A computed fold for a 74-nucleotide RNA from uncultured Lacipirellula sp., annotated as transfer RNA. Rfam family: tRNA. Rfam's curators write: Transfer RNA (tRNA) molecules are approximately 80 nucleotides in length. Gene Ontology term of the family: triplet codon-amino acid adaptor activity. It is annotated as a transfer RNA. The sequence is in RNAcentral, with records from MGnify.

């Protein structure tokens, strides 16, 4: 260069054939417990779903261009 795959919270992933308000677990803040912490219970904050367009009544999800990461090829 070309050809495939991937980008969702700090971090690691979900999200069914396009469909209801984008969730988990861990971290983080808060509170029960304790003599103080660990642990464990219970509650909270945090997401322009790379960026920008486009189709849809409705886009994480389809379709076009860019980035940025991987394979795989000369």
């Nucleotide at each position: 260069g070309c050809g495939c795959g991937c980008g969702u919270a700090g971090c690691u992933c979900a999200a069914c054939u396009g469909g209801a308000u984008a969730g988990a677990g861990c971290a983080c803040g808060g509170g029960c417990c304790u003599a103080c912490g660990a642990a464990g219970c219970c509650c909270g904050g945090g997401g322009u779903u790379g960026c920008a367009g486009g189709u849809u009544c409705g886009a994480c999800u389809c379709c076009u261009g860019c980035c940025g990461c991987g394979c795989g090829u000369a």